Transfer RNA from a Candidatus Uhrbacteria bacterium, 71 nucleotides, folded computationally.
RNA sequence: UCCGGGGUCGUCUAGCGGCAGGACAUGUGCCUCUGGAGCACAGAACCGUGGUUCGAGUCCACGCCCCGGAA
Numbered sequence: 001u002c003c004g005g006g007g008u009c010g011u012c013u014a015g016c017g018g019c020a021g022g023a024c025a026u027g028u029g030c031c032u033c034u035g036g037a038g039c040a041c042a043g044a045a046c047c048g049u050g051g052u053u054c055g056a057g058u059c060c061a062c063g064c065c066c067c068g069g070a071a
Base pairs, nucleotide, nucleotide: 001070002069003068004067005066006065007064010024011023012022013021018054026042027041028040029039030038047063048062049061050060051059
């Protein structure tokens, strides 16, 4: 330099173009003699800039970063 794959809550991981979900973790409460166990609730994310579209996490272009391959 070229080709392919990937980037989503703190972490891991889903998501036919139509309200961004789950687990763990965290916070609060309940339970309990206590508890780090159990139960309930809550907060928390789409790599960036443009484009297409009524509507983009999803499709397109150009970048940035990570992984693999080629030279």
Rfam family: tRNA. Rfam describes the family as follows. Transfer RNA (tRNA) molecules are approximately 80 nucleotides in length. By type it is a transfer RNA. Its mean pLDDT, the model's own confidence on a scale to 100, is 83. NCBI's taxonomy places the organism under Bacteria, Bacteria candidate phyla, Candidatus Uhriibacteriota.